[in-house]
Annotation
This is a predicted structure of a 377-nucleotide RNA (Bacterial RNase P class A) from a Geobacteraceae bacterium. It is recorded under the gene name rnpB. RNAcentral holds the sequence, with entries from ENA. Its mean pLDDT, the model's own confidence on a scale to 100, is 77. NCBI's taxonomy places the organism under Bacteria, Pseudomonadati, Thermodesulfobacteriota, Desulfuromonadia, Geobacteraceae. The model forms 97% of the base pairs in the Rfam consensus. Rfam family: Bacterial RNase P class A. Rfam links the family to the GO terms tRNA processing, ribonuclease P activity and dimeric ribonuclease P complex.
RNA sequence: GAAGCAGACCAGAUGGCCGCUCCCCGAAAGGGGGGAGGAAAGUCCGGGCUCCGCAGGGCAUGGUGCUGGAUAACGUCCAGCGGGGGUGACCCCAGGGAAAGUGCCACAGAGAGAAGUCCGCCCGCCUUUAGCGUAGGCUGCGGCGGGUAAGGGUGAAAGGGUGAGGUAAGAGCUCACCGGGUCCGGCGGUGACGCCGGAUGCCAGGUAAACCCCACCAGGAGCAAGGCCUAAUAGGGAAGCGUCAAGGACGGCCCGUCCGUGCUUCCGGGUUGGCCGCUAGAGGCCGUCGGCAACGGCGGUCCCAGAUGAAUGGUCAUCGCCCGCUCCGGGGUAACGCGGUGCGGGAACAGAACCCGGCUUAUGGGCUGCUUCGGCC
Numbered sequence: 001g002a003a004g005c006a007g008a009c010c011a012g013a014u015g016g017c018c019g020c021u022c023c024c025c026g027a028a029a030g031g032g033g034g035g036a037g038g039a040a041a042g043u044c045c046g047g048g049c050u051c052c053g054c055a056g057g058g059c060a061u062g063g064u065g066c067u068g069g070a071u072a073a074c075g076u077c078c079a080g081c082g083g084g085g086g087u088g089a090c091c092c093c094a095g096g097g098a099a100a101g102u103g104c105c106a107c108a109g110a111g112a113g114a115a116g117u118c119c120g121c122c123c124g125c126c127u128u129u130a131g132c133g134u135a136g137g138c139u140g141c142g143g144c145g146g147g148u149a150a151g152g153g154u155g156a157a158a159g160g161g162u163g164a165g166g167u168a169a170g171a172g173c174u175c176a177c178c179g180g181g182u183c184c185g186g187c188g189g190u191g192a193c194g195c196c197g198g199a200u201g202c203c204a205g206g207u208a209a210a211c212c213c214c215a216c217c218a219g220g221a222g223c224a225a226g227g228c229c230u231a232a233u234a235g236g237g238a239a240g241c242g243u244c245a246a247g248g249a250c251g252g253c254c255c256g257u258c259c260g261u262g263c264u265u266c267c268g269g270g271u272u273g274g275c276c277g278c279u280a281g282a283g284g285c286c287g288u289c290g291g292c293a294a295c296g297g298c299g300g301u302c303c304c305a306g307a308u309g310a311a312u313g314g315u316c317a318u319c320g321c322c323c324g325c326u327c328c329g330g331g332g333u334a335a336c337g338c339g340g341u342g343c344g345g346g347a348a349c350a351g352a353a354c355c356c357g358g359c360u361u362a363u364g365g366g367c368u369g370c371u372u373c374g375g376c377c
Base pairs, nucleotide, nucleotide: 001373002372003371004370005369006368007367009365010364012319013318014317015316016315017314018313020035021034022033023032024031025030037349041360042359044358045357046356047355048354049222050221051220052219056255057254058253059252061218062217063216064215065214066080067079068078069077070076081095082093083092084091085090096213097212101211102210103207104206105205118152119151120148121147122146123145124144125143126142130139131138132137160178161177162176163175164174165173179203180202181200182199183198184197185196186195187194188193226276227275228274229273236267237266238265239264240263241262247259248258249257250256283302284301285300286299287298288297289296290295321346322345323344324343325342327340328339329338331336
């Protein structure tokens, strides 16, 4: 210098003028104070809060899936284990089960699975064509039947690999070594797991973000939740009288359990009207202690939007930031950086709506540490 990897950070500042919204003081005029984000976004997970539901059992549905920890909780985070990628810094993994069953595996190929004979190899029989031989017969071509997964060929993938024995030819058929699996034991670790030793020829594809099986978790709806005030209508409840069986409820279904129609009287009944919920909270900042860390304990300090056709803005000045060009200084062989002058231009993504913790996506800028390669000393 080039190309990368990881982490944390900022999101213009100050002042003048004109506005908007909420709160406080004031009789009023007026004065004082607060006023978007790192993602306020997507609404994808988790929780608080609120209402409804809940005798019990089963099915269904959805989600999660290595270990230990963090947390209010999580599908999040931290630290590890195992696997994979990269020269490396580092990154990625939905990471239980394929010997319970089912499905699927493009093209090619005979066969995509307790598979398969296309070529090849081997054995037997037949034909009689060709050659050889005096002859019995032998060799080769062809046909039929059978054996064979060693060799060729197809493919992303075809019955562990190499060698030897064995055989008609072959094959873990047998043996040696290597690789994997299963079982047993020892050591280390909280654990996932790792290392070591032994036994066993067990070696029969892949795929479960395909159905499925196993384990664990989950009641439903959401601030238009929900509550209060309030003129009327409908619907609702209670009591009395009368009648009888279609139906309704248990916010998916079944078993099961419970309830029920009409008339009169009384109680009561609430709308996109207003108010509450509505912002002091798993809260921010600083210090300290524990922990590798996520995070937690303690102490101090601060109050920091609450709109509802929905405020949080506009403009001017100065300074700062970034980009392009010009010139100057200085470094270097160079590419190219650094500091400054002048001119011109630019400033992204995006706007709270009950509140938090995450994830994901969008987006401008500079900073720090590290890696690889090249040049120079």